[in-house]
């Protein structure tokens, strides 16, 4: 460095449980805890207090003017968009086709033609290709 193994962990899957799981700087306990039975028999945890959606995480929600997760707020022009309103056009009433004026906004607004620059600066004419100023 390979590869084998043990422990301790991570992740996956599976059963069963949730009347269940934990913690104990408290007390006993293999120098024997606890036993209805077989006691010169059995052998491991009890007891007592605590936490608890009476396992604990995980994604979601909700509240509130305000809740810390990758592009957000506000004002203007211009553009798409909606809705209304007037005019011109027109068979007789529609429709079709443009126009203007105001209000809403969830969009857009630096990639060759207008708005995000091919600009800088600096003295006169040449065939050195430009071109004038």
């Nucleotide at each position: 460095a390979g590869c084998u193994u043990u422990g301790u962990g991570c992740a996956g899957u599976g059963g069963c449980a949730g009347u269940a799981u934990u913690a104990u700087a408290g007390c006993c306990a293999a120098u024997c805890a606890g036993g209805u039975u077989u006691a010169c028999c059995u052998g491991a945890g009890g007891c007592g207090c605590g936490a608890u959606u009476a396992u604990u995480g995980c994604u979601a929600a909700c509240u509130g003017a305000a809740a810390a997760c990758u592009u957000u707020u506000c004002c203007c022009a211009c553009u798409g968009u909606g809705a209304c309103a007037a005019c011109u056009u027109g068979c007789a009433a529609u429709a079709u086709a443009g126009u203007c004026a105001g209000c809403a906004u969830u969009g857009g607004c630096g990639a060759c033609a207008u708005u995000u620059g091919a600009c800088u600066g600096u003295c006169u004419c040449c065939a050195u290709g430009a071109a004038g100023a």
Model confidence (mean pLDDT): 76 of 100.
The RNA shown here (U4 spliceosomal RNA) has 133 nucleotides and comes from Colobus angolensis palliatus.
Rfam family: U4 spliceosomal RNA. For this family Rfam cites "The uRNA database" (Zwieb, Nucleic Acids Res, 1997). From the family's description: U4 small nuclear RNA (U4 snRNA) is a component of the major U2-dependent spliceosome. Gene Ontology terms of the family: spliceosomal tri-snRNP complex assembly and U4 snRNP. Clan: U4 clan.
The sequence is in RNAcentral, with records from Ensembl and Rfam.
Taxonomically the source falls in Colobus angolensis (Eukaryota, Sarcopterygii, Tetrapoda, Haplorrhini).
The model forms 85% of the base pairs in the Rfam consensus.